A computed fold for a 73-nucleotide RNA from a Bacteroidales bacterium, annotated as transfer RNA. Rfam family: tRNA. Rfam links the family to the GO term triplet codon-amino acid adaptor activity. Rfam's curators write: Transfer RNA (tRNA) molecules are approximately 80 nucleotides in length. Its mean pLDDT, the model's own confidence on a scale to 100, is 81.
This record gives sequence, structure tokens and C1' cells, in this order.
RNA sequence: CGGGGUGUGGCGCAGUUGGUAGCGCGCUACGUUCGGGACGUAGAGGCCGCCCGUUCGAGUCGGGUCACCCCGA
Repeated sequence: CGGGGUGUGGCGCAGUUGGUAGCGCGCUACGUUCGGGACGUAGAGGCCGCCCGUUCGAGUCGGGUCACCCCGA
């Protein structure tokens, strides 16, 4: 320098005929218990790396850019 991949709540991930984001763990409250754990119920937490564009509407398409990983030179 060229090509490819990944980038979504604290962590690990899902979400591809574009239609107002979900699962597990964790966290908080309550119940259960003498207490804890485990279990059960409820809840908080992300606008999807960043910018621009297409569209009535984009995590999901297009362009640019940043970070990390892989391949090649």
C1' cells in the first nucleotide's frame, strides 16, 4: 500500500425481503430463607464506532472515515 472480516446495553452475542432493538450472564427491588446461595416475580440500562447520503422510514442499503483482526505485497 491492496483485499477481506468485525465494531449493537457492564460482558458475551442475536437481530439480512429496510418498518419504531432482543437473548444469556451481570445489576437493582421484592418474595422465598434464621441469613446467604439457588429459585421465582418485577425493573433499570444501548438508538446500534463516527460523519454524510438514499428512503415516508436504515442496526439492516450506498459513500467516506476510525479501531482491531486476518491474508497479500